Predicted 3D model of a 351-nucleotide part of an RNA (large-subunit ribosomal RNA, domain IV) from a marine metagenome. Its mean pLDDT, the model's own confidence on a scale to 100, is 85. Its Rfam family is "Bacterial large subunit ribosomal RNA".
Context: one part of a larger RNA
RNA sequence: ACCAGGCUAAGGAACUCGGCAAAUUAACACCGUAACUUCGGGAUAAGGUGUGCCUCCAGCGUGUAGAGACUUGCUCUUGAAGCGUAGUGAGGUUGCAGAGAAGAGGGGGUAGCGACUGUUUAUCAAAAACAUAGCACUAUGCAAAAUCGUAAGAUGACGUAUAUGGUGUGACGCCUGCCCGGUGCUGGAAGGUUAAAAGGAUGGGUUAGCGCAAGCAAAGCUCAGAAUUGAAGCCCCAGUAAACGGCGGCCGUAACUAUAACGGUCCUAAGGUAGCGAAAUUCCUUGUCGGGUAAGUUCCGACCUGCACGAAUGGCGUAACGACUUCCCCGCUGUCUCGGCCUGGUGCUCA
Numbered sequence: 001a002c003c004a005g006g007c008u009a010a011g012g013a014a015c016u017c018g019g020c021a022a023a024u025u026a027a028c029a030c031c032g033u034a035a036c037u038u039c040g041g042g043a044u045a046a047g048g049u050g051u052g053c054c055u056c057c058a059g060c061g062u063g064u065a066g067a068g069a070c071u072u073g074c075u076c077u078u079g080a081a082g083c084g085u086a087g088u089g090a091g092g093u094u095g096c097a098g099a100g101a102a103g104a105g106g107g108g109g110u111a112g113c114g115a116c117u118g119u120u121u122a123u124c125a126a127a128a129a130c131a132u133a134g135c136a137c138u139a140u141g142c143a144a145a146a147u148c149g150u151a152a153g154a155u156g157a158c159g160u161a162u163a164u165g166g167u168g169u170g171a172c173g174c175c176u177g178c179c180c181g182g183u184g185c186u187g188g189a190a191g192g193u194u195a196a197a198a199g200g201a202u203g204g205g206u207u208a209g210c211g212c213a214a215g216c217a218a219a220g221c222u223c224a225g226a227a228u229u230g231a232a233g234c235c236c237c238a239g240u241a242a243a244c245g246g247c248g249g250c251c252g253u254a255a256c257u258a259u260a261a262c263g264g265u266c267c268u269a270a271g272g273u274a275g276c277g278a279a280a281u282u283c284c285u286u287g288u289c290g291g292g293u294a295a296g297u298u299c300c301g302a303c304c305u306g307c308a309c310g311a312a313u314g315g316c317g318u319a320a321c322g323a324c325u326u327c328c329c330c331g332c333u334g335u336c337u338c339g340g341c342c343u344g345g346u347g348c349u350c351a
Base pairs, nucleotide, nucleotide: 001346002345003344004343005342006341007340008339010337011336014335019332027051028050029049030048031047036041038171052093053092054091055090056089059085060084061083062082066078067077068076069075070073094098106330107329108328109327111325112324113322114321118130119129134169135168136167137166138165139164140163146155147154148153172317173316174315175314177247178246179245182244183243184240185239186238187237188236191235192234193233197229198228202224203223204222205221206220209216210215248266249265250264251263252262275309276306287303288302289301290300291299
């Protein structure tokens, strides 16, 4: 010096990103216990008091002797004594200290997120992430849908729509607005387009034949092949958003000013409803006001000018819960002012 411990005057978070670490608290009994609440909780809330040993009294259990009763019994009732027992009360006594050592919640308030118990990055992340019960949509009538497999076959299920699969949301409470133009899905089938296939007009090659020749050319074989017929799909027509998704701009206007209930206009499929809002979302921004502090970029309550919240990619609340996150307070402390002392170990130096 480092590591692991113990103590520390006065102060008590001034430390620090942050009370990280440490300290406080701690058992049992009794008293007492708020907001809020889903009436279960919250709650060991909080906050207090007591605790050793000795003597005495009362209580309770057991129950001997005794007493009483009758149904005369290994009976019942009562019950001195003795024994046991968790305590209550009174008095006394002792130490610095009585849950005498060890082991054994610090507490309260506020807000965010997630309802909860649970799960997770074996080896830097335990969370607000995942899951969850509940809710909704959707597929599936059983040789089910879905999944694995070339198949046989298997799972689903020895189940049968109160079932099974998929997707989203995520307890509970109050709710979940408008848009079907695009994309998707479902349904429709009149018309357009359209494959294989059917079809075979027509043309080419070959050559019996004809022709003086140039050439023409049947049948057969062969090659190419138009019209026409031709399903689903697509176009098309509807429906559907707890399907993927989307949810405007400009101008003017009221008897101070300001603002605009109101009007005009353009565009759109429709122009964001309720609720919330500088938010885990707010750039400008340390917005403005209020609270808390002597002083507050954080925090809480409001405002609304929402750069760029918003309703199952759920919205807003919410008791309980959380090794989650934010801020504040009480207690407590070597975190600090600011160091010091001690114990053990490691290292180093010397012998």